This is a predicted structure of a 76-nucleotide RNA (transfer RNA) from Phycicoccus sp.
The sequence was found in a public genome assembly.
Rfam family: tRNA. Its family is annotated with triplet codon-amino acid adaptor activity in the Gene Ontology. The family's RNA type in Rfam is transfer RNA. Rfam's curators write: Transfer RNA (tRNA) molecules are approximately 80 nucleotides in length.
RNA sequence: GCCGACGUGGCGCAAUUGGCAGCGCACCUGUCUUGUAAACAGGGGGUUGGGGGUUCGAGUCCCCCCGUCGGCUCCA
Numbered sequence: 001g002c003c004g005a006c007g008u009g010g011c012g013c014a015a016u017u018g019g020c021a022g023c024g025c026a027c028c029u030g031u032c033u034u035g036u037a038a039a040c041a042g043g044g045g046g047u048u049g050g051g052g053g054u055u056c057g058a059g060u061c062c063c064c065c066c067g068u069c070g071g072c073u074c075c076a
Stems, first nucleotide, its partner, number of pairs: 001072007010025004019056001027043005049065005
């Protein structure tokens, strides 16, 4: 340099044919306990990597860029 996959809460991941962004863990509060953990109930947390485009509507489609991983190739 070329090709492919991936990028979504703190972490790990979902999201049908484009149609209200969710789940688990973690975190916070409460109940329970002598106390902690566990369990139960409730709660907060998102520029869906960045920019632009298409569309009534984009996490999803198109273009450019950035990053991670894998493969291939060239030069020294």